The part of an RNA shown here (large-subunit ribosomal RNA, domain II) has 685 nucleotides and comes from Synechococcus sp. H60.1. It matches the Rfam family "Bacterial large subunit ribosomal RNA". The source organism's lineage runs through Bacteria, Cyanobacteriota, Cyanophyceae, Synechococcaceae and Synechococcus. The prediction has a mean pLDDT of 87.

Context: one part of a larger RNA
RNA sequence: GCCGGCGAGUUACGCUCAGCGGCAAGGUUAAGCGUCUCAGACGCGGAGCCGUAGCGAAAGCGAGUCCUCACAGGGCGACUCAGUCGCUGGGCGUAGACCCGAAACCGCGCGAUCUACCCCUGGUCAGGCUGAAGCCGUGGUAACACACGGUGGAGGGCCGAACUGGUGACCGUUGAAAAGGUCUCGGAGGAACUGGGGGUAGUGUGGUGAAAUGCCAAUCGAGCGCGGAGAUAGCUGGUUCUCCCCGAAAUGCAUUGAGGUGCAGCCUCACGCGCUAUGCUAUGCAGGUAGAGCCACUGGAUGGGCUAGGGGCCCUACCAGGUUACCGAACCCAACCAAACUCCGAAUGGCAUAGCAGGAAGCGUGGGAGUGAGACAGCGACGGAUGAGCGCCGUUGUCAAAAGGGUAACAGCCCAGACCGCCCGCUAAGGUCCCCAAACACAGGCUAAGUGUGAAAGGAUGUAGGGUCGCGUAAACAACCAGGAGGUUGGCUUAGAAGCAGCCAUCCUUUAAACAGUGCGUAACAGCUGACUGGUCGAAUGUGACCCUGCGCCGACAAUGUAAGGGGGCUCAAGCCUGUUACCGAAGCGGCGGGUUCCCGCAAGGGAGCGGUAGGGGAGCGUUCUGCUCGCAGUGAAGGUGGAGCGGAAGCACCACUGGAGCGUGCAGAAGUGAGAAUGCCGGC
Numbered sequence: 001g002c003c004g005g006c007g008a009g010u011u012a013c014g015c016u017c018a019g020c021g022g023c024a025a026g027g028u029u030a031a032g033c034g035u036c037u038c039a040g041a042c043g044c045g046g047a048g049c050c051g052u053a054g055c056g057a058a059a060g061c062g063a064g065u066c067c068u069c070a071c072a073g074g075g076c077g078a079c080u081c082a083g084u085c086g087c088u089g090g091g092c093g094u095a096g097a098c099c100c101g102a103a104a105c106c107g108c109g110c111g112a113u114c115u116a117c118c119c120c121u122g123g124u125c126a127g128g129c130u131g132a133a134g135c136c137g138u139g140g141u142a143a144c145a146c147a148c149g150g151u152g153g154a155g156g157g158c159c160g161a162a163c164u165g166g167u168g169a170c171c172g173u174u175g176a177a178a179a180g181g182u183c184u185c186g187g188a189g190g191a192a193c194u195g196g197g198g199g200u201a202g203u204g205u206g207g208u209g210a211a212a213u214g215c216c217a218a219u220c221g222a223g224c225g226c227g228g229a230g231a232u233a234g235c236u237g238g239u240u241c242u243c244c245c246c247g248a249a250a251u252g253c254a255u256u257g258a259g260g261u262g263c264a265g266c267c268u269c270a271c272g273c274g275c276u277a278u279g280c281u282a283u284g285c286a287g288g289u290a291g292a293g294c295c296a297c298u299g300g301a302u303g304g305g306c307u308a309g310g311g312g313c314c315c316u317a318c319c320a321g322g323u324u325a326c327c328g329a330a331c332c333c334a335a336c337c338a339a340a341c342u343c344c345g346a347a348u349g350g351c352a353u354a355g356c357a358g359g360a361a362g363c364g365u366g367g368g369a370g371u372g373a374g375a376c377a378g379c380g381a382c383g384g385a386u387g388a389g390c391g392c393c394g395u396u397g398u399c400a401a402a403a404g405g406g407u408a409a410c411a412g413c414c415c416a417g418a419c420c421g422c423c424c425g426c427u428a429a430g431g432u433c434c435c436c437a438a439a440c441a442c443a444g445g446c447u448a449a450g451u452g453u454g455a456a457a458g459g460a461u462g463u464a465g466g467g468u469c470g471c472g473u474a475a476a477c478a479a480c481c482a483g484g485a486g487g488u489u490g491g492c493u494u495a496g497a498a499g500c501a502g503c504c505a506u507c508c509u510u511u512a513a514a515c516a517g518u519g520c521g522u523a524a525c526a527g528c529u530g531a532c533u534g535g536u537c538g539a540a541u542g543u544g545a546c547c548c549u550g551c552g553c554c555g556a557c558a559a560u561g562u563a564a565g566g567g568g569g570c571u572c573a574a575g576c577c578u579g580u581u582a583c584c585g586a587a588g589c590g591g592c593g594g595g596u597u598c599c600c601g602c603a604a605g606g607g608a609g610c611g612g613u614a615g616g617g618g619a620g621c622g623u624u625c626u627g628c629u630c631g632c633a634g635u636g637a638a639g640g641u642g643g644a645g646c647g648g649a650a651g652c653a654c655c656a657c658u659g660g661a662g663c664g665u666g667c668a669g670a671a672g673u674g675a676g677a678a679u680g681c682c683g684g685c
Stems, first nucleotide, its partner, number of pairs: 001685006011095013026050003032044005054061002064076004098238002101235001105228006116200009125190001127159003130155001134151006163187003168183004204220001206216003213222001241620006251264005265371002267368007278357008291344001292342002298338003302334004309327002311324004374399007382391002404415003419594004424590003430584003433568003439581001441580006452570001458554002462551010479536005485509003490504003515530001519528002595610006621674001623671006630664003639658005645652002
């Protein structure tokens, strides 16, 4: 891992609701007793319980009573009236209460053969090195001291085996080993190591600890065994046959509350009510959002005017006064802004009444729930960064709990809601060159970028359409030829500044025209060029400037390989825009057949419905046992294997073989009643 077997809402008592049954203003016995055909049935047993009256704390009173002075008022009652005892089922409570699962807590015991420390008694430590004190001698001293030589053999001394430890590395990691192996390394006469015997756990809420929360039998922030015990688990997992009808929630309030729970909301079932839901229309009503506005308020905010006040300057002994390209309240003008501004003010939505449509949607009472983690998308806001597949509200939709078609693929997008069958038809979204079902359809235009088939600010004689304003046989635009001058090198500045570093001014003259100069250039001049003028040429659908619009261009850099149309591929398209017709296309709609639920109907029949998680309701299948009944069986039961049978499903028959002794039908009853999951349990492989 697979297969097989086992494996989870039970039982008792009480309460409550429903169904069924008995009796009914009553209902019913409990313990106990008796009889019999004795785990039972029948009878007795009225104690007790529930109901028939309530109110008051109570005395108590009573269809009333309590508060009270009250024959004010008010509270709870009566008037409106059904209960009770069983059986079955739903739910709740108390019990382990659907099953498995703690970490822990408490009690009583068992442990120091491991290990920690202690006690008693033993054992062990090759060899080598160093050379303390003391002592002896010599020297030395007044005497000491001291020095040297020897002797001596100290030390938690040194090196290094046994022994003991366990430093580093590698190996080992389903190991040779539940801590090891190899090399290496520390201690190795000591606080050393070690054998044997013994002690400490007298409450482990303990012992022991050169102290690491270490160790106390491979277990230690509190040992192990058994017991309380089925501890508790608002947590995780699991919870077993079938079909039919309906079908949620992920919200509000509260919570030592936040992944739990209570009440409400939303689902279901039963009973009751009977025009109430919802939509449209009409009429009436509330409102302060969108928008807008602001000399209509409160605030904000820009420029100007005007002007209190302030600053600067001038003047001034003081008081004053003058001035100001400074700041500036209020006021005025112009143009603005606001969720917490409003003189105004919609749409949508809401409330009420009526009419119409409408069908049991609606409402009430009671039984049973689940839900109270939501997700994305569109629209309206907020938070955030006018970020997030972000967070938080409102509102609608989808998913959740929804399959089918489209979107290449893709819960939340678009179309559309699957009762079953059909080798029938029509459509939706989306499509119609091939992959791939259907027009290489039709008419008109656009695009040249493979744009289409990814993107912004910004940029550009791309191209198509429209508009406005210029110039043009008095010859435009472009090109070419020629001119483009004088005062003057304008003044200033400067080393210089001559059109052309910079500052100021920007005149006059000759002219067809010519700037106190557009750019290049020089150290400064020079030189080239432009504006401007004449000519050559010859257009008239010419030539400029600007604006609007369609489609395109650049802007455009990412990691395995094209890789930003799903692909092939596509250019008057197979791209884009406008219009038109046809076709394809789904579990939608229709056709034919069938099933089921509900409604109408006496029926025949007709109509509407039948996606579905949590969950509610209904109807069944099967297993074991029991009672009654009818059957089968060695001429072969159950079980097993095979087979193209029947039924809407669970399932049920029949035949053959196998097997070798029990088994089934109908009705009723009782349950250890259905397995794929629980890191389930046991077994097999």